[in-house]
Context: one part of a larger RNA
RNA sequence: GAUGAACGCUGGCGGCGUGCCUAAUACAUGCAAGUCGAACGAAUCUUCUUCGGAAGAUGAGUGGCGAACGGGUGAGUAAUACAUAGGUAACCUGCCCCUGUGCGGGGGAUAACAGGAGGAAACUCCUGCUAAUACCGCAUAGCCAUGAGCACCGCAUGGAGCUCAUGCCAAAUAUCCUUUACGGGAUAGCGCAGGGAUGGACCUAUGGCGCAUUAGCUAGUUGGCGGGGCAACGGCCCACCAAGGCAACGAUGCGUAGCCGGCCUGAGAGGGCGGACGGCCACAUUGGGACUGAGACACGGCCCAGACUCCUACGGGAGGCAGCAGUAGGGAAUUUUCGGCAAUGGGGGAAACCCUGACCGAGCAACGCCGCGUGAGCGAAGAAGGCCUUCGGGUCGUAAAGCUCUGUUGUAAAGGAAGAACGUCGGACACAGGAAAUGGUGUGCGAGUGACGGUACUUUACCAGAAAGCCACGGCUAACUACGUGCCAGCAGCCGCGGUAAUACGUAGGUGGCGAGCGUUAUCC
Numbered sequence: 001g002a003u004g005a006a007c008g009c010u011g012g013c014g015g016c017g018u019g020c021c022u023a024a025u026a027c028a029u030g031c032a033a034g035u036c037g038a039a040c041g042a043a044u045c046u047u048c049u050u051c052g053g054a055a056g057a058u059g060a061g062u063g064g065c066g067a068a069c070g071g072g073u074g075a076g077u078a079a080u081a082c083a084u085a086g087g088u089a090a091c092c093u094g095c096c097c098c099u100g101u102g103c104g105g106g107g108g109a110u111a112a113c114a115g116g117a118g119g120a121a122a123c124u125c126c127u128g129c130u131a132a133u134a135c136c137g138c139a140u141a142g143c144c145a146u147g148a149g150c151a152c153c154g155c156a157u158g159g160a161g162c163u164c165a166u167g168c169c170a171a172a173u174a175u176c177c178u179u180u181a182c183g184g185g186a187u188a189g190c191g192c193a194g195g196g197a198u199g200g201a202c203c204u205a206u207g208g209c210g211c212a213u214u215a216g217c218u219a220g221u222u223g224g225c226g227g228g229g230c231a232a233c234g235g236c237c238c239a240c241c242a243a244g245g246c247a248a249c250g251a252u253g254c255g256u257a258g259c260c261g262g263c264c265u266g267a268g269a270g271g272g273c274g275g276a277c278g279g280c281c282a283c284a285u286u287g288g289g290a291c292u293g294a295g296a297c298a299c300g301g302c303c304c305a306g307a308c309u310c311c312u313a314c315g316g317g318a319g320g321c322a323g324c325a326g327u328a329g330g331g332a333a334u335u336u337u338c339g340g341c342a343a344u345g346g347g348g349g350a351a352a353c354c355c356u357g358a359c360c361g362a363g364c365a366a367c368g369c370c371g372c373g374u375g376a377g378c379g380a381a382g383a384a385g386g387c388c389u390u391c392g393g394g395u396c397g398u399a400a401a402g403c404u405c406u407g408u409u410g411u412a413a414a415g416g417a418a419g420a421a422c423g424u425c426g427g428a429c430a431c432a433g434g435a436a437a438u439g440g441u442g443u444g445c446g447a448g449u450g451a452c453g454g455u456a457c458u459u460u461a462c463c464a465g466a467a468a469g470c471c472a473c474g475g476c477u478a479a480c481u482a483c484g485u486g487c488c489a490g491c492a493g494c495c496g497c498g499g500u501a502a503u504a505c506g507u508a509g510g511u512g513g514c515g516a517g518c519g520u521u522a523u524c525c
Base pairs, nucleotide, nucleotide: 001524002523003522005521006520007519008518009517012372013371014370015369016368017367018365019364020330025328026327027326029325030324031323034065035064036063039062040061043058044057045056046055047054048053072283073282074281082207083206084205085204086203087202088201091200092199096196097195098194099193100192101191102190104138106136107135113128114127115126116125117124118123144167145166146165147164148163149162150161152159153158173188174187175186176185177184178183209255210254211253216246217245218244221243222242223241224240226238227237228236258280259279260278261277262273263272264271265270285306286305287304288303289302308319309318310317311316336362338361339360340359344358345356346355347354348353375405376404377403378402385396386395387394388393410462411461412460413459414458415457419452424447425446426445428443429442430441431440469514470513471512472511473510474495475494476493480509481508482507483506484505490497491496
């Protein structure tokens, strides 16, 4: 000098940050991931009704997208991690953007629902009915695979393109506008192919730790051939063959540890650290496994096993806060079971909108940094009082009182934000396209939207009124006397003080330092 600090004494305000470092211990309760009726069928309720039905609302169900993001933690991991630089002619990529092209015609089910049955419950079973952008054939077609041919390129394995043959593979509609009708169009979506962007995967090199009182380690081990598997390469896996591979430039083992941007210190070199913020990784009660999917081997999904907790009618079931709050425990020690989606961002939706403990805010804590205040001016050869005294005086000390001001802050009152502009709606204009309409793009106008919050801020009124402590004073080290004590009581970072004149213990007065803090302890430089 620094700290995610703690402890002691003290404590006025504001701004901005930060706040379980220990038990990756166990968790009551609430919330943290939903959304779409413009994919689909039905149910219930309300309103209207030409009694056919229509419109709106609600909660389930099928279906789609999301739930792999966002949020938490650092247990594990010394390298399947991270950082930096490369490679992939060995790869994948939902939503988004661009280009081309297509969306024809059929079928069988099933949940919901109804009836029945079992069960304490969780839930399950049987029969029957029904829809779809759910599912399955068919048609058509780039791609793909195999074979043949042409011509080109590279960096070794090789890569890209064209033609032909054979084989195989696709789709879905909904809402709106217009038309007498057939039909046409718009928006959102669907299929195939090519490209982009984004995100990921794999490979290589180099770098960052302690112990040699750890010296040898290794059988899928090292390589090959063939295959399987994978998005893809690969002992990743398998059969066979060979006997290799690593290591004193530290293998192997043990211990410790998430890594980095960075942070602290230091003139630098270096040393220490990795809390907040950002990137990457790993994990989600412990261990294992796969399913779905563009993406997971998935925190708030599934299955199995273990420990634990809970319910039970004893047959059987339920659960997982290292999400936000909060509880117990541990500990020197770490906050509210708050408000809002107004902003930013995310998911769904054509949109309105819904959801969002991400986030934005408020609350608590001097935990840190920064700022402000606790008054200002005048005021005695100097009150009272305290302390000291050589008894003359000295000192606290312009300090107080008193007089004159100010009103930062405070209290009260009045006014009162920025953060809000989009999306959307209303109406206007322009542009491209179109037969037109709906629609698209752009410009400007208006309406509407604030948790914080009647907060910040401004103005007015009032009162010096409501706001100073802590540590030290032997030397290091700025700051001294008196009394008490008498090797006692005690102090102490080191040297050392105390046994009757203690500037070192305790108290008082005085002084020094810092100041809403001051000291102590711990740790690092």